A computed fold for a 102-nucleotide RNA from Evansella vedderi, annotated as Glycine riboswitch aptamer.
The sequence was found by an Rfam model in a public genome assembly.
Rfam family: Glycine riboswitch aptamer. Rfam links the family to the GO term glycine biosynthetic process.
[in-house]
RNA sequence: AUGAUUGUUAUAGGAGAGUGUAAUCGUUUGUACCACCGAAGGAGCAAGUUCCAAAAAGACCCUUGGAGCAAAUCUCUCAGGUAGAGGAACUAUAGCAGGACG
Numbered sequence: 001a002u003g004a005u006u007g008u009u010a011u012a013g014g015a016g017a018g019u020g021u022a023a024u025c026g027u028u029u030g031u032a033c034c035a036c037c038g039a040a041g042g043a044g045c046a047a048g049u050u051c052c053a054a055a056a057a058g059a060c061c062c063u064u065g066g067a068g069c070a071a072a073u074c075u076c077u078c079a080g081g082u083a084g085a086g087g088a089a090c091u092a093u094a095g096c097a098g099g100a101c102g
Stems, first nucleotide, its partner, number of pairs: 006097008018034001020033003035082003041078001042076003048069007
């Protein structure tokens, strides 16, 4: 001196689903019931892979069973959300951290 994955900050974009009913209040908020959404967060799983055991075989491989690791925009709907505001996975740009690779 190049500056990856990743993390973080700022800016811009950013979906879905009742502004439901009842009571209270009368400024708002919270409560109960029913119906819904998936893109804060969280949880679950495949292929594959690792280990153990058995059978066979006698190195391995193959077969069966068990356990672990293992992704999401998939699934669940705990949480969150269903006018507006706010938030929002993710994307782009810029900065900071970092230092893979060369």